[in-house]
Record summary:
Model confidence (mean pLDDT): 80 of 100. This is a predicted structure of an 84-nucleotide RNA (transfer RNA) from a Lachnospiraceae bacterium. The RNAcentral record of the sequence draws on ENA. The source organism's lineage runs through Bacteria, Bacillati, Clostridia, Lachnospirales and Lachnospiraceae. Its Rfam family is "tRNA". By type it is a transfer RNA.
RNA sequence: GCGGGUAUGGCGGAAUAGGCAGACGCGAUGGACUUAAAAUCCAUUAGUAGCAAUACUGUGCCGGUUCAAGUCCGGCUACCCGCA
Numbered sequence: 001g002c003g004g005g006u007a008u009g010g011c012g013g014a015a016u017a018g019g020c021a022g023a024c025g026c027g028a029u030g031g032a033c034u035u036a037a038a039a040u041c042c043a044u045u046a047g048u049a050g051c052a053a054u055a056c057u058g059u060g061c062c063g064g065u066u067c068a069a070g071u072c073c074g075g076c077u078a079c080c081c082g083c084a
Base pairs, nucleotide, nucleotide: 001083002082003081004080005079006078007077010026011025012024019067027045028044029043030042031041032040046057047056048055049054060076061075062074063073064072
């Protein structure tokens, strides 16, 4: 230099003929139970604004197509594999 693959909450990992992003598990926090703990059960667990209801933003980064993009298209970055 060329070709291929991967990138999604704190972690693993779903969502694929474009249609509610984060299912499910782990972890964390709060609560119930307990003399206390473990186990178990319940709730919460991306960001910003707001007293709240709620609104807006968020799938490596920047653009594009579309009513609608994690998904399609272009460019770029990082890592992995192969070729030279």